[in-house]
RNA sequence: CCACGAUAAAGGCAAACUCGCUGAAAAGCGGGGUCGCAAAACCAUCGGUCUAAGGGGAUAUCCUAGGACAGCGGGGCUACCAAA
Numbered sequence: 001c002c003a004c005g006a007u008a009a010a011g012g013c014a015a016a017c018u019c020g021c022u023g024a025a026a027a028g029c030g031g032g033g034u035c036g037c038a039a040a041a042c043c044a045u046c047g048g049u050c051u052a053a054g055g056g057g058a059u060a061u062c063c064u065a066g067g068a069c070a071g072c073g074g075g076g077c078u079a080c081c082a083a084a
Stems, first nucleotide, its partner, number of pairs: 005081001012037002017032006035071001042076002046073002048069003054064003
């Protein structure tokens, strides 16, 4: 230095739930909270999932992403520490 990833050290993030705001919704942002996380940082132009405003349609409980999810998987990219 690279890889690997401890019941190490320092620090970090924050599921459910809840309050407020935004949004048609999914969901996001902020406060509380702490299930978990070594990339639970970032990237949606790979697969998957969610929503369906608008549009379509046989008017329906259907279809559809330029909307979402990176804490679903893969991938890209950057990064703290560092034992065996």

Source information
The RNA shown here (c-di-GMP-I riboswitch aptamer) has 84 nucleotides and comes from a Gammaproteobacteria bacterium. The model forms 85% of the base pairs in the Rfam consensus. NCBI's taxonomy places the organism under Bacteria, Pseudomonadati, Pseudomonadota, Gammaproteobacteria. It was read from a public genome assembly, where an Rfam model found it.